Predicted 3D model of a 265-nucleotide RNA (Bacterial large signal recognition particle RNA) from a Thermoleophilia bacterium.
It was read from a public genome assembly, where an Rfam model found it.
Rfam family: Bacterial large signal recognition particle RNA. Rfam's curators write: The signal recognition particle (SRP) is a universally conserved ribonucleoprotein involved in the co-translational targeting of proteins to membranes.
RNA sequence: UCGCGCUAGGCGGGGAGCUAGCGGUUCCCUGAACCCGCAAUCCGCUCUAGCGGGGCUGAAUCCCCUCCCGAGGGGGUGGCUGCAAGGUAGGGCUUGCGCACGUGAGCGACGACGGCCAGGUCCCGCGCACUGAGAGCCUGCGAACCGCGUCAGGUCCGGAAGGAAGCAGCGCUAAGCGGAGCGCCUCAGGUGCCGCGGGUCAGCCUGACCCGAGCGAGCGAACGCGGGCACCGCCGCGCAAGCGCCCACGACGGUGGGUGCGCGA
Numbered sequence: 001u002c003g004c005g006c007u008a009g010g011c012g013g014g015g016a017g018c019u020a021g022c023g024g025u026u027c028c029c030u031g032a033a034c035c036c037g038c039a040a041u042c043c044g045c046u047c048u049a050g051c052g053g054g055g056c057u058g059a060a061u062c063c064c065c066u067c068c069c070g071a072g073g074g075g076g077u078g079g080c081u082g083c084a085a086g087g088u089a090g091g092g093c094u095u096g097c098g099c100a101c102g103u104g105a106g107c108g109a110c111g112a113c114g115g116c117c118a119g120g121u122c123c124c125g126c127g128c129a130c131u132g133a134g135a136g137c138c139u140g141c142g143a144a145c146c147g148c149g150u151c152a153g154g155u156c157c158g159g160a161a162g163g164a165a166g167c168a169g170c171g172c173u174a175a176g177c178g179g180a181g182c183g184c185c186u187c188a189g190g191u192g193c194c195g196c197g198g199g200u201c202a203g204c205c206u207g208a209c210c211c212g213a214g215c216g217a218g219c220g221a222a223c224g225c226g227g228g229c230a231c232c233g234c235c236g237c238g239c240a241a242g243c244g245c246c247c248a249c250g251a252c253g254g255u256g257g258g259u260g261c262g263c264g265a
Stems, first nucleotide, its partner, number of pairs: 001265006009057003012030005020046005034054005063258003067254002072249001074247004079243003082239002086235003090232002092229007101220003106215002114210002117207005122199006128192002130189005137181001138179004147172004155164003
């Protein structure tokens, strides 16, 4: 170096998901790759491998390693877009007032606007009236004994004359309980077309007087000041859909390297 027979290895891999973790079933990617049985409210395993059975290949295109490329899924970020809580009065819309202006229904020499005066409207006090309550006056009732008067009978003192207390009855009254009316008294008031005094007298209303020609609701537009509305603009907590960026994984493919044993020639 060649031939034969073997062995390790290989006959798919990866991502997600599940799981304490791993592999498989499942989904997806890659792309072509032995067969049978098992498996999702699952199967198998316990440290690197699906488990059980069978088959093929076999030291190199095929097995192992490095690096490159990178399908694909995953994680992060929030730069841009998007969504969007909230905010902001720059724009826009709307609204009130002011200032002058225009227009202008109507009012005005039967006197506008303005001025001034008086009264009212508001508050306080007093008076009068009204209403109500109370007191008082009048009147009725009203005490078994502990109120008054008179006290039959009976009782007591006394030799007697006489005297004393006193129940019932009768009469009267107190507290109290009623009744009637109201002159006077006291108190009170969602009381009054009432009177007097005072305050306030800004505004409004009514009236008289002075003056002598304007007054003027509404509408329009500019300016100024203010209020409201988040439609546009701007800021923006947050979300993570798209794009971007970052991170690890990574199929297929490519590059470079590595790996046996026995026998014979």